[in-house]
RNA sequence: CGACGAUAAAGGCAAACGCAUCGAAAGGUGCGGACGCAAAGCCACGGGUCUAAGACCAUAUGGUUAUGACAGCCGGGUUGCCGCA
Numbered sequence: 001c002g003a004c005g006a007u008a009a010a011g012g013c014a015a016a017c018g019c020a021u022c023g024a025a026a027g028g029u030g031c032g033g034a035c036g037c038a039a040a041g042c043c044a045c046g047g048g049u050c051u052a053a054g055a056c057c058a059u060a061u062g063g064u065u066a067u068g069a070c071a072g073c074c075g076g077g078u079u080g081c082c083g084c085a
């Protein structure tokens, strides 16, 4: 330096759920809370998933659509702590 990943050390993040708040929604943020995580740090680049305000089409409530989201769905990119085997 590149791989790899301990019942190691030091520290870190925080699912569900609750409350508050922003949002049309999906979802985000804060506090509490820990299911888990060695990138569960960051980036929507490829695939995927969710939503459908607006727009378009139909017309009695339906369809299509991302310019909205998800990095804790899978790849990819990028940065980084530790060091038994």
Base pairs, nucleotide, nucleotide: 004083005082012037013036017032018031019030020029021028022027035072041078042077043076045075046074047073048070049069050068054065055064056063057062
c-di-GMP-I riboswitch aptamer from Symbiobacterium sp., 85 nucleotides, folded computationally.